The RNA shown here (Bacterial RNase P class A) has 386 nucleotides and comes from a Gammaproteobacteria bacterium.
Rfam family: Bacterial RNase P class A. Rfam classes the family as a ribozyme. Rfam's curators write: Ribonuclease P (RNase P) is a ubiquitous endoribonuclease, found in archaea, bacteria and eukarya as well as chloroplasts and mitochondria.
The model forms 94% of the base pairs in the Rfam consensus.
It is recorded under the gene name rnpB.
The organism belongs to Gammaproteobacteria, within Bacteria.
[in-house]
RNA sequence: GGAGCCGGCCAGGCGAUCGCUGUGCCACGAGGCAUGGAGGAAAGUCCGGGCUCCACGGAUCGGGGUGCCAGGUAACGCCUGGGGGACGCGAGUCCACGGAUAGUGCCACAGAGAACAGACCGCCGAUGGCCCUGCAUCCAAAGCCUUGGGUGCGGGGAUCAGGCAAGGGUGAAACGGUGCGGCAAGAGCGCACCGCGCCGCCGGUAACGGUGGCGGCACGGCAAACCCCACCUGGAGCAAGGCCGAAUAGGGGAGCGCGCGGCGGUUGCCGCUGCUGGCGUGAUCCGCGCCUGACUCCCGGGUAGGCCGCUAGAGGCUCGCGGUGACGCGAGUCCCAGAGGAAUGAUCGCCCACGACAGAACCCGGCUUAUCGGCCGGCUCCCACU
Repeated sequence: GGAGCCGGCCAGGCGAUCGCUGUGCCACGAGGCAUGGAGGAAAGUCCGGGCUCCACGGAUCGGGGUGCCAGGUAACGCCUGGGGGACGCGAGUCCACGGAUAGUGCCACAGAGAACAGACCGCCGAUGGCCCUGCAUCCAAAGCCUUGGGUGCGGGGAUCAGGCAAGGGUGAAACGGUGCGGCAAGAGCGCACCGCGCCGCCGGUAACGGUGGCGGCACGGCAAACCCCACCUGGAGCAAGGCCGAAUAGGGGAGCGCGCGGCGGUUGCCGCUGCUGGCGUGAUCCGCGCCUGACUCCCGGGUAGGCCGCUAGAGGCUCGCGGUGACGCGAGUCCCAGAGGAAUGAUCGCCCACGACAGAACCCGGCUUAUCGGCCGGCUCCCACU
């Protein structure tokens, strides 16, 4: 000097004028003064929690979620550290990363064969035939030399049966890989190493790593297919919910009155007991609780409306200590939107690097997505010079 990786931060600035809005004070009639007034994502509403109400007795079933290990945290599907795998020369990045000898299922197209596999090209043809042929011997014909047949020992062909799965080819994937031996050709057929499985030892909290022995390979892939295993899990959400409270309708109590059946007493009638259905829980069963008719008076609840919930909090900043880190502990300091048709804006001037994505609605911790331009810190690789 160039090319990159990781982490953190800023989000136009200053001034003037006019507005909007929360709070406090003064007026208490309009108004005046002071002070506060969007974000790193306020977004998506995808996770987790606080808060609020409802439900809460048991059993069984079901649903949903998470998924290497350890730690952090209020909690998490988040974060940190570590292990394993993939990629990169590297700084580093990415990974739903439990189980495929519990069971079921799927593996398109191509291909011979896709999971108790298979033989298209190919290799061999050891073994048994077939064809050609050499030698030896026997028989027959002919009769000197020849021809035919049988037997034995050979050679050749790649022709049939058969053997093989090394090589080619198909595919995302072909029933372990490499090498040597072996064989007719081959093949875990044998051996060595690697991989895989089982058992042990060592290191590590663990995931896991290392190593020794045994096994000749039996065990392809897919669980973001069903499923199995382990763990977690009640529902709804600030229009939650609470307080004050009109009319109308409805609710409760008392009076009045009253369905059906049975039993006992009875003039009328009275007493006891039972029956059906609904609601309360995700479902079922059991259990338990509540409710189940019309008129008069009294009482309380809710609706419209108003107030609260509502912003001081798992809070921000600085420092110290512990921890590799996430984070924790302690001290000091600060107060930083809170509306309810919903405020946070407009104009002008100056400057610059010319300004992106976008706007609260109960709150907080994350994740994800969008984002002009720029700053800071740490690190890696290459080139040159000293």